The RNA shown here (Bacterial RNase P class A) has 382 nucleotides and comes from a Candidatus Adiutricales bacterium. Taxonomically the source falls in Candidatus Adiutricales (Bacteria, Pseudomonadati, Thermodesulfobacteriota, Desulfarculia). The model forms 93% of the base pairs in the Rfam consensus. Model confidence (mean pLDDT): 78 of 100. The RNAcentral record of the sequence draws on ENA. The gene name in the source record is rnpB.
RNA sequence: GAAGCGGGCUGAAUGAUCGCCGGCGUCAGAUACGGAAUCUGUGCCGGAGGAAAGUCCGAGCUCCAAGGGGCAGGGCGCUGGUUAACGGCCAGCGGGGGCAACCCCGGGAAAGUGCCACAGAAAGCAGACCGCCCCGGUUUCGGCCGGGGUAAGGGUGAAAGGGUGAGGUAAGAGCUCACCAGCUUCGGCGGUGACGCCGAAGGCUCGGUAAACCCCGCCCGGAGCAAGACCAAAUAGAGAGAUGUUUGAGGGCUGCCCGUCCGAGAUCUCUGGGUAGGUCGCUCGAGGGGCCGGGCAACCGGUUCCCAAGAUUAAUGAUCAUUACCCGGGUGAGGGUAACCGAAACCGGGGACAGAACUCGGCUUACAAGCCUCUUCCUGGU
Repeated sequence: GAAGCGGGCUGAAUGAUCGCCGGCGUCAGAUACGGAAUCUGUGCCGGAGGAAAGUCCGAGCUCCAAGGGGCAGGGCGCUGGUUAACGGCCAGCGGGGGCAACCCCGGGAAAGUGCCACAGAAAGCAGACCGCCCCGGUUUCGGCCGGGGUAAGGGUGAAAGGGUGAGGUAAGAGCUCACCAGCUUCGGCGGUGACGCCGAAGGCUCGGUAAACCCCGCCCGGAGCAAGACCAAAUAGAGAGAUGUUUGAGGGCUGCCCGUCCGAGAUCUCUGGGUAGGUCGCUCGAGGGGCCGGGCAACCGGUUCCCAAGAUUAAUGAUCAUUACCCGGGUGAGGGUAACCGAAACCGGGGACAGAACUCGGCUUACAAGCCUCUUCCUGGU
């Protein structure tokens, strides 16, 4: 100097004013005298994130369901570990990319079925377009026509059924041989294992695709805090009891009394269920920070300290000032042979992605402006 898409972190600070939500004080006022309770004011304390997001996985918790097994359906997939669990993470193995740091991928295509665009003669019981070779015919001796052989060469393609060399042949071809690569089977050694190394034999070589069906192995009940639990008004309806039944509840004529008509569907009390509303669930938890120990690590154990929003039309905000940061202008100290680089004054502008809603563990995605650290390659100096 260039990089790795290596690892980790910050996500402005301080003050003032005006607000919002929660808690505590019980200071003041109000609500029928006091108490309790509630409301208002006031004082103090606390008040979003690294992703609170997407809701993609996995759990806790709650309710419902549930004898066992199988089918169907869904998910996962190298090995070992880690964990409450996982599709996460760590360490390794194999393959691929990169000079490297590093990154990406992961059961089976030698069980079966399907598919393989375009181009190309041919894309799956391989395949003769050009070329090469042989035979026959014909010829104006350039060639042309017909039959056959050939995958070495050309051409197409992401992919054309091992590579190099020799033999062989009319020309060719694992047709034969040597070496190399790869496959299958067997044996030995190392490793917990994925796998690695070595040796032998075999047939000559077997295309890709499983986020196509499928096969193999493992796992999987459903719904979700609007889960769910408790308290519980008015009105309507349900049940029980009392009053009342020619000694008439209640109603109409009719505001009242008498009268008259209708006649138990009336009134009161109690009980239980549900609704509005309220309370709990609700934030102390597989919790966080430091130190020590075990482990390569993920992670685990011990010890000590800390408590850090809990709303429900849904708070966590707005304005101003100063400072810091970034960008543009500007100045031109200073550096350079030069092109050019460029510090302080000063002026103007900017602040991302996004916001809790039961709680955790992950993954993924978004992000202005920065910071720390590790590693690799190149160049120069000592």